The part of an RNA shown here (small-subunit ribosomal RNA, central domain) has 351 nucleotides and comes from an uncultured prokaryote.
Context: one part of a larger RNA
RNA sequence: UUGGGCGUAAAGCGAGUGUAGGCGGUUUGUUAAGUCAGAUGUGAAAGCCCGGGGCUCAACCCCGGAAGUGCAUUUGAAACUGACAGACUUGAGUAUGGGAGAGGAAAGUGGAAUUCCUGGUGUAGAGGUGAAAUUCGUAGAUAUCAGGAGGAACACCAGUGGCGAAGGCGGCCCGCUGGGGCCAUUCUGACGCUGAGGUGCGAAAGCGUGGGGAGCGAACAGGAUUAGAUACCCUGGUAGUCCACGCCGUAAACGAUGGGUACUAGGUGUUGCGGGUAUUGGACCCAUGCGGUGCCGGAGCUAACGCAUUAAGUUGUCCGCCUGGGGAGUACGAUCGCAAGAUUAAAACUC
Numbered sequence: 001u002u003g004g005g006c007g008u009a010a011a012g013c014g015a016g017u018g019u020a021g022g023c024g025g026u027u028u029g030u031u032a033a034g035u036c037a038g039a040u041g042u043g044a045a046a047g048c049c050c051g052g053g054g055c056u057c058a059a060c061c062c063c064g065g066a067a068g069u070g071c072a073u074u075u076g077a078a079a080c081u082g083a084c085a086g087a088c089u090u091g092a093g094u095a096u097g098g099g100a101g102a103g104g105a106a107a108g109u110g111g112a113a114u115u116c117c118u119g120g121u122g123u124a125g126a127g128g129u130g131a132a133a134u135u136c137g138u139a140g141a142u143a144u145c146a147g148g149a150g151g152a153a154c155a156c157c158a159g160u161g162g163c164g165a166a167g168g169c170g171g172c173c174c175g176c177u178g179g180g181g182c183c184a185u186u187c188u189g190a191c192g193c194u195g196a197g198g199u200g201c202g203a204a205a206g207c208g209u210g211g212g213g214a215g216c217g218a219a220c221a222g223g224a225u226u227a228g229a230u231a232c233c234c235u236g237g238u239a240g241u242c243c244a245c246g247c248c249g250u251a252a253a254c255g256a257u258g259g260g261u262a263c264u265a266g267g268u269g270u271u272g273c274g275g276g277u278a279u280u281g282g283a284c285c286c287a288u289g290c291g292g293u294g295c296c297g298g299a300g301c302u303a304a305c306g307c308a309u310u311a312a313g314u315u316g317u318c319c320g321c322c323u324g325g326g327g328a329g330u331a332c333g334a335u336c337g338c339a340a341g342a343u344u345a346a347a348a349c350u351c
Base pairs, nucleotide, nucleotide: 004322005321006320007305008304012319014201016199017198021194022193023192025088026087027086028085029084030083031082033081034080035077036076037075038074039073040072041071042070049065050064051063052062053061054060091191092188093187095185096184097182103177104176108172109171110154115149116148117147118146119145120144121143125136126135162169163168206247207246208245209244210243211242215241216240220236221235222234223233258318259317262314263313266296267295268294269293270292271291272290273289275285276284277283300307301306324351325350326349333344334343335342336341
């Protein structure tokens, strides 16, 4: 390289958008680039292959033929691919309608709880643990009542419930705003799928500047435990956690499963629409419907486990990635970053 693979053995980019490229619905006509057929020229000789001949045979040599899958020119064919022109509606999109949702960013606002402060009642303990101690408390703690301050998070509802491309999103209210679904029609007429590079997004931690700081709490200090205890347990506690703006760009960023298309038994939940019934507070029924989300299970697949219309089944298409273990996701170089570091990415050597 070919081949074979990527849920768990090595292997799906964290996830979108989109450039080039690759691939692409039905139909008519034209063309003839690809494609197919014929002809001509060329495809040196030798060699290979076939027939014949010469050295006693053979190797070897000589003669003739074939072949030379290719290239060029030319004459045709028009099914398929392409190109051009036209048409179509099922792919894709658009409009109208009502409906669901922790989707996003911004402003406002509420109650419970913790802590702190002030005052009242009240007195000797409180706290903590396996047991203790450090700790707090007669300068009045803990407990309890009233008032106040401040920050952060939103119990119940809450659900293999919902929304979002992923990360993720949960008190309430208001305006702004993105996306998806459904019913019936309307319009456009292939406008599609994927996507190397590029580019916006991207938990937590971390970084810069300025705020904020209730609780929690790396580091740190002390008390225990222990042979020791740089831990687990306890008492404190700084960064941080929160806000604004700007960086970082990584995670077991997981369904460890890339995107889109078509097809292939069922059963049972749930969610958003749809249909029907009686009634309108709402309830019940249907599956012949569409979209999502779970469980079980057959064919099929799989090394097995298992997956199984939400495929890991059967297809064709585009991208990414893998190629024995260690060395190593390291060195060097390059790019990015304030830094931490990230991305790209070897070899010697060794088993």